[in-house]
Predicted 3D model of a 76-nucleotide RNA (transfer RNA) from a Ktedonobacterales bacterium. The sequence is in RNAcentral, with records from ENA. Its Rfam family is "tRNA". Rfam links the family to the GO term triplet codon-amino acid adaptor activity. Rfam classes the family as a transfer RNA. Its mean pLDDT, the model's own confidence on a scale to 100, is 80. NCBI's taxonomy places the organism under Bacteria, Bacillati, Chloroflexota, Ktedonobacteria, Ktedonobacterales.
RNA sequence: GGCGGCGUAGCUCAGUGGUAAGAGCAGGGACCUUAUAAGUCUCAGGUCGCAGGUUCGAUUCCUGCCGCCGCUACCA
Numbered sequence: 001g002g003c004g005g006c007g008u009a010g011c012u013c014a015g016u017g018g019u020a021a022g023a024g025c026a027g028g029g030a031c032c033u034u035a036u037a038a039g040u041c042u043c044a045g046g047u048c049g050c051a052g053g054u055u056c057g058a059u060u061c062c063u064g065c066c067g068c069c070g071c072u073a074c075c076a
Stems, first nucleotide, its partner, number of pairs: 001072007010025004018056001027043005049065005
C1' cells in the first nucleotide's frame, strides 16, 4: 500500500431507519448506621468521531476523511 473490524455518558458496552438515546460501573444527594462500608432510593451527565449524500425521517444505509485494532505482502 491492500483488506477487514471498531469509534454511542468519565470507563466497559447495548441499541440499529420512526422521535424520550440506554445499561452496568464511576460521580452528586437522600435513607439506613454511633460512624464507615455494604444495601435501598434518587439525580445529573451524550455534537451517537468529522463532513457530505439517500430518505418524510439517519446513531442506524451510502461516500469521503480522521483515529484505533487486526490480517496481508503484491494477491484476492